[in-house]
The RNA shown here (transfer RNA) has 73 nucleotides and comes from Candidatus Saccharibacteria bacterium RIFCSPHIGHO2_12_FULL_41_12. It was read from a public genome assembly. NCBI's taxonomy places the organism under Bacteria, Bacteria candidate phyla, Candidatus Saccharimonadota.

Parts: sequence; structure tokens; C1' cells
RNA sequence: GCCGUUGUAGCUCAGGUGGUAGAGCAACUCUUUCGUAAAGAGUAGGUCACCGGUUCAAAUCCGGUCAACGGCU
Repeated sequence: GCCGUUGUAGCUCAGGUGGUAGAGCAACUCUUUCGUAAAGAGUAGGUCACCGGUUCAAAUCCGGUCAACGGCU
């Protein structure tokens, strides 16, 4: 230099073929307990890496940039 994969909540990851962004764990609150843990119920948490384009509508499609990993030379 070229090619490919990945980037979504604090962490690990889902999200056929565009239509209100989700799960588990963690955090917080409540119930239970003499108290803690466990268990149960609930709450909060997101510029979907970034910039632009297409579209009535983009995490998803298209172009570019950045980062991590892998391959080729």
C1' cells in the first nucleotide's frame, strides 16, 4: 500500500429484506430478613464510532474518515 471483519447501555452481545432501539450481568429503589446475602418486583441508563448522501422514514442502504483485529505484498 491492497483486501476482509468488527465498532449498538458501565460490561458481554442481539437487532431476516429500512418502519417507535432490546436482552443478560452490573447500578438504583421497593418487598422479604433482627441484619446481610440470596430470591421476587420495579426504575434509570443510548448522538447505534464520526461526517455526508439516498429515502416519507436509516443501527440497517451508498460514499468517505477514524479505531481495533486478521490476511496479502